[in-house]
RNA sequence: UCGAUUAGAGUUUGAUCCUGGCUCAGGAUGAACGCUGGCGGCGUGCCUAACACAUGCAAGUCGAACGGUCGCAAGACAGUGGCGCACGGGUGAGGAACACGUAGCUAACCUGCCCUCAAGACCGGGAUAACGGAUCGAAAGGUCUGCUAAUACCGGAUAAGCUCACGUGAAGUAGAAGCAAGUGAGAAAAGGGAUACCGCUUGAGGAGGGGGCUGCGGCCUAUCAGGUAGUUGGUGAGGUAAUGGCUCACCAAGCCGACGACGGGUAGGGGGCCUGAGAGGGUGACCCCCCACACUGGGACUGAGACACGGCCCAGACUCCUACGGGAGGCAGCAGUGAGGGAUAUUGCACAAUGGGCGCAAGCCUGAUGCAGCGACGCCGCGUGAGUGAAGAAGGCCUUCGAGUCGUAAAACUCUUUUGCCGAUGACGAGGAAGGACGGUAGUCGGCGAAUAAGCCUCGGCUAACUACGUGCCAGCAGCCGCGGUAAAACGUAGGAGGCGAGCGUUAUCCGGAGUUACUGGGCGUAAAGCGUGCGCAGGCGGUUCUGUAAGUGGCUUGUGAAAGCGCCCGGCUAAACCGGGCGAGGACAGGUCAGACUGCAGGGCUGGGAUGGAACAGAGGGCUGUGGAAUUCCGGGUGUAGCGGUGAAAUGUGCAGAGAUCCGGAGGAACACCAGAGGUGAAGACGGCGGCCUGGGUUCCAAUCGACGCUGAGGCACGAAAGCGUGGGGAGCGAACGGGAUUAGAGACCCCGGUAGUCCACGCCGUAAACGAUGCAGACUAGAUGUUCGUGCCGGGAAACCGGGAUGAGCGUCGCAGCUAACGCGCUAAGUCUGCCGCCUGGGGAGUACGGUCGCAAGACUAAAACUCAAAGGAAUUGACGGGGGCCCGCACAAGCAGCGGAGCGUGUGGUUUAAUUCGAGGCUACACGAAGAACCUUACCUGGGUUUGACAUCACGGUGGUAGUGAAGCGAAAGCGGAACGACCUACGGGAGCCGUGACAGGUGCUGCAUGGCUGUCGUCAGCUCGUGUCGUGAGAUGUUCGGUUAAGUCCGAAAACGAGCGCAACCCUCGGUGCCAGUUACAGGUGUCUGGCGCGACUGCCUUCGAGAAGGAGGAGGAAGGUGGGGAUGACGUCAAGUCAGCAUGGCCUUUAUAUCCAGGGCUACACACACGCUACAAUGGGCGGCACAAUUGGAAGCGAACCCGCGAGGGGGAGCGGAUCCGUGAAAGCCGUUCGUAGUUCGGAUUGCAGGCUGCAACUCGCCUGCAUGAAGCUGGAGUUGCUAGUAACCGCAGGUCAGCGAUACUGCGGUGAAUACGUUCCCGGGCCUUGUACACACCGCCCGUCACGUCAUGGGAGCUGGUCACGCCUGAAGCCGAUGAGCGAACCGCAAGGAAGCAGUCGUCGAAGGCAGGGCCGGUGACUGGGACGAAGUCGUAACAAGGUAGCUGUAGCGGAAGCUGCGGCUGGAUCACCUCCUUA
Repeated sequence: UCGAUUAGAGUUUGAUCCUGGCUCAGGAUGAACGCUGGCGGCGUGCCUAACACAUGCAAGUCGAACGGUCGCAAGACAGUGGCGCACGGGUGAGGAACACGUAGCUAACCUGCCCUCAAGACCGGGAUAACGGAUCGAAAGGUCUGCUAAUACCGGAUAAGCUCACGUGAAGUAGAAGCAAGUGAGAAAAGGGAUACCGCUUGAGGAGGGGGCUGCGGCCUAUCAGGUAGUUGGUGAGGUAAUGGCUCACCAAGCCGACGACGGGUAGGGGGCCUGAGAGGGUGACCCCCCACACUGGGACUGAGACACGGCCCAGACUCCUACGGGAGGCAGCAGUGAGGGAUAUUGCACAAUGGGCGCAAGCCUGAUGCAGCGACGCCGCGUGAGUGAAGAAGGCCUUCGAGUCGUAAAACUCUUUUGCCGAUGACGAGGAAGGACGGUAGUCGGCGAAUAAGCCUCGGCUAACUACGUGCCAGCAGCCGCGGUAAAACGUAGGAGGCGAGCGUUAUCCGGAGUUACUGGGCGUAAAGCGUGCGCAGGCGGUUCUGUAAGUGGCUUGUGAAAGCGCCCGGCUAAACCGGGCGAGGACAGGUCAGACUGCAGGGCUGGGAUGGAACAGAGGGCUGUGGAAUUCCGGGUGUAGCGGUGAAAUGUGCAGAGAUCCGGAGGAACACCAGAGGUGAAGACGGCGGCCUGGGUUCCAAUCGACGCUGAGGCACGAAAGCGUGGGGAGCGAACGGGAUUAGAGACCCCGGUAGUCCACGCCGUAAACGAUGCAGACUAGAUGUUCGUGCCGGGAAACCGGGAUGAGCGUCGCAGCUAACGCGCUAAGUCUGCCGCCUGGGGAGUACGGUCGCAAGACUAAAACUCAAAGGAAUUGACGGGGGCCCGCACAAGCAGCGGAGCGUGUGGUUUAAUUCGAGGCUACACGAAGAACCUUACCUGGGUUUGACAUCACGGUGGUAGUGAAGCGAAAGCGGAACGACCUACGGGAGCCGUGACAGGUGCUGCAUGGCUGUCGUCAGCUCGUGUCGUGAGAUGUUCGGUUAAGUCCGAAAACGAGCGCAACCCUCGGUGCCAGUUACAGGUGUCUGGCGCGACUGCCUUCGAGAAGGAGGAGGAAGGUGGGGAUGACGUCAAGUCAGCAUGGCCUUUAUAUCCAGGGCUACACACACGCUACAAUGGGCGGCACAAUUGGAAGCGAACCCGCGAGGGGGAGCGGAUCCGUGAAAGCCGUUCGUAGUUCGGAUUGCAGGCUGCAACUCGCCUGCAUGAAGCUGGAGUUGCUAGUAACCGCAGGUCAGCGAUACUGCGGUGAAUACGUUCCCGGGCCUUGUACACACCGCCCGUCACGUCAUGGGAGCUGGUCACGCCUGAAGCCGAUGAGCGAACCGCAAGGAAGCAGUCGUCGAAGGCAGGGCCGGUGACUGGGACGAAGUCGUAACAAGGUAGCUGUAGCGGAAGCUGCGGCUGGAUCACCUCCUUA
């Protein structure tokens, strides 16, 4: 300078921020599965059983090495001989290793064929296969004998610069090599063809190939920590191509290891491939390189090369053949088969090309290879048509019935022909000619015809795409959150839509997202996470200056980093995939060279870090020893008498045998009041009377000494509260366990009385705690303020002690700036800004558990998993709600009072029970004299029975109907109804309408859902609250305002205040009562006034005075006034809560029903009755009952009505009918009261239930089942247990009156009206409800919350377990194949020596070492299984309790110990992560 390059979302909560896990969107694959499937190109295809394999093929070739056989010949063939068969091809079992990668070394090596150079090939010899003969065997295959050749074999010659021995010399090396002169010794050869030529032998070199060695790099496990006997080294020997302990003999005792030896597990390695911004993570199919293996194990032979995939020998397992005597075999070559598996192809063609073997060559061989076949397995490409086309067809779906949508989509018209089919032509790939498996293929041309060709997944959020129906926590879905219990966009189907497309989904796996292992790039006060504390080895890190060096580091350069792949560029197939070419990138690599800052290393200095010295100082620092007083208990004694003690209250206990109380004396143990403090000391645990001895550390001042000597610290070592353990003491008080007493449903607890271990001492263990500042150690830097402890020096005062001030150090506290933090908070004592080192964390549960190991006397401690399971578990803060938390304040909330209820009888409602039915609803407060302000029929919804079916009622369409609609006698019937004699209409523009009948739509439903709804209502609550805009604060939920100080009935008002305003509520406005003015009215016989009635006004505002208060708001008192501080009452009910109530008042979605769940009728039921509750009435009597007389209301109703006078009846009532649609008439006598009289405490002259008889009234009808009257009957009941209700003034209480509903009434209910007319309130501790502030919280369907443990049941995984069983590993002993090596070799013995005898080389045989496998025995490690057993996890409604969350009702938690059904309880010590109240102290502000 250029280029490339980083995305998030869902899910914990009522909400928020953070932490943290889970999940998703992307890419990839040798894939598989489901549905679907037109074509081509290029790739690719047993990942599992290195399981077993039928059949065929995969390595031969040379007659120009040789003898021979057949053939007329060409030629072919078995054998001898040569070369090849160690390449190519397959597989990944084994192996954690110099196996692989990379860079080197080999002065310690080999190399057939090929290339170059030099030299040479002379003379001889003896055999043997084939073949012939004989013979054994089922076969495989042999044995004997006879003949023969060679480029087969052997001897001799010659021979160097080859080999060996001796040996001198120069260069060189870390030290040996190698080289050169010399001497001696030794070893070669093969021929064939003939024109060329091909071979043979020796030596030197090259190329390519290989062997060996080394540095560095790349898996998991320490719950593997010590390993090792050829082990480590040496000397010598053997062996090899070659080094070497490779092997052997001897000698020495080494060698490896926390930088992880040894062991265990897993795994072929690399180039690369996938992913990723990268760093990294994952992976090692196809292609290339290397390694290893070839049925399993062992072994060698041949050879240049092997310990040899298609060679040999042995052992083993397996398979096959057999005449039972013996034999044969090895697909991890290509096809193919079986098996395994979710799963992976043809027993194809060709050597035409490329390559390989042999051959002089022609050529032969080649499942290497080139092709074809099968599979959407992958990548890439193409197509299934294009244009026009609205009557927006039909049809589907939906619908608010208008429409919308599929949809220009289709049809139709026009056009095209990739692909397909038919026909024709027809390659490149092959070099000078011929020769092509693929292939009559690709390509080209012509013809035909829209023709042959579309699916899959999804549509709640993430995530793109919505409706209907079905289903009803069922069936099912689901990646996470989660859907489904009658309106499901989440299940299933359909229509529509979205996505991708010959594919689409699913599953599995990897990377990504995940900064969720953090090198890049995280954390540890409270979320997971600082070791309880120190000392300190290794390691890591290291002040200042100078010099050197060059290991690290940086620059340049050389070599290498194969090819393929990757990036860029160019090119070839029409393009792409694919392929070719060029350039580039790629290493902690190796060599050279330069630099010298920084780090290291070496050396010399310095003083600031650190240490030492001197002088002072403070201290509950530690150990040992002595000593003191107070108190408790016990003992002795005195005084003295009935209790003491203990608690919420008691009891156990103790005391007349004299306690307790009190005094004196004594004993013993433990702990040290005041001082004492946020104080001091210590590393932590921890340390407290006073004295002595011993001893550690710290601080200040001086700046003399050393001169980086330092910091941290894995392992290691030491210390380490309480409890606990061992041995021995001691034992006053306290006090687990234990005993007893209480409490309680129980009480294994809390409380009480006792009490053992223990607590104390010595010595030894244990080694853990909320061992906490939940905050590792050290250093540096970064505003202040204030207090306190201990120093130093200065100033002022003082005689001094000392006091004051400011300065400077070391500690201990508080507040606070910047900064940090999720917030809370931290803030020079950091949780700020940095450095060094250590420890620790990685979702919750399982679990600090199991197993293993180490330690311990034990208890147990340390280390520390997994299966399984959950979609969270958490931190901080917010708003609520709640608290047997706190503060303030209200309310007939309590208290103070009055009258009741709860007991009785009766009325009424409800539950329950009963019933054919006892219709339904209402259910704490807020259901229960409630819906019911009127159930005998009706009502009525219920039951029984009898009827009707377009219906008892509405609308529409069509059709019909003239004595029609309507009325309706007899008859049947319980009625409804059936039945029909008879009577008999309306409007009209004359068409008809209305009515009626029939048919079809539809009606109807008090059937369901108040958890689908509207409306209305109850309740908190007539409580004083509930919110908003803007601003401000906070990351945010949210806060502020609305808190605070006063005040009020009130969020009422005032003041203050980061708030300023506003809205809904409060108040006021409205109605009514009380005073008054005015106007109007009035129904007596008439007039007037008043009272009165109606209407409109006035009146009250803390306005006035005093006082308190803050010169406020306001309070207290007073004056005036009819009324005084909202004057009384009413109407009025904020945001909201209770899925509160009501589908049966009404309305209404959906569902259900349609000769019935509709509708009509009769009768019955809603009135039942052993009980229980609720609301009432009447009483229990003398403040009363009875009788007589007398007095005073206000509401309010009246025409199918109220009904007077008068008459009859004891009465209910009857007759009667005046008056009155009402200030006129009527209901209408009010009653309590007052006066008089009687009763005399009695179940009564109280009380009236119940029952009998006789009547009256209403009504179609009083049996079930009405009310009233008279007479008679006279029950329970003598003031009501626990408990509970109303009421604060014209109120309660007592008294009557009226009204609604209504034929009548079960009204004692309800709604009103007036009459008489109290008591009490100290006060706010307590009960209930509520408001505000605050606090705690694990609650948020919000305390009727949450939640713990045992037990019981089911399922799952797992530990222990007498054992049983399998795998694996090595060790010991025994046996010991093949084979190499060694020994022996009496048997055999062509070539050489020898005339021969004989000898030499060699062989068989035998023996020995080693040695696979096998056997015997004991072990280590890892699995499976196991009666029984331990805990764990999970599972809508099981049992027992209530441990925790609020002070959770005994604060909780914690280590330890004991105890207990269980949570748990108790003891000892510790922590605050405890509420509340009080006190002390400090800080901030004034």
Molecule: small-subunit ribosomal RNA
Organism: uncultured bacterium